Annotation: Transfer RNA from an uncultured Bacilli bacterium, 84 nucleotides, folded computationally. The coordinates come from a structure-prediction model, not an experiment, and the mean pLDDT is 80. Rfam family: tRNA. It is annotated as a transfer RNA.
């Protein structure tokens, strides 16, 4: 230099003929239990504005197609294989 994969909450990891984004688990918070704890159950858990209904962003970055893109397309970043 080229070609190919991958990239989504604090981690792992769904969501694939384009249709509510983040299921599931892990963590971590309250709660219950228990003389304490630990194990077990419940409940909560993207960000930001809001007394609350609720609104506005968010899938690695910008754009493009489309009524709608995490998912198609195009540049570029990062990682990993392979060729040279």
């Nucleotide at each position: 230099g080229c070609u190919u994969a991958u990239g989504u909450g604090g981690c792992g990891g769904a969501a694939u003929a384009g249709g509510u984004a983040g299921a599931c688990g892990c963590a971590u918070a309250g709660c219950a239990c228990u003389c304490a704890a630990a194990a077990u159950g419940c409940u909560a858990c993207g960000a930001u504005c809001g007394c609350a209904a609720g609104g506005u962003c968010a899938u690695g970055a910008g754009a493009g197609u489309u009524c709608g893109a995490g998912u198609c397309u195009c540049u570029c970043c990062a990682u990993a294989a392979g060729c040279a």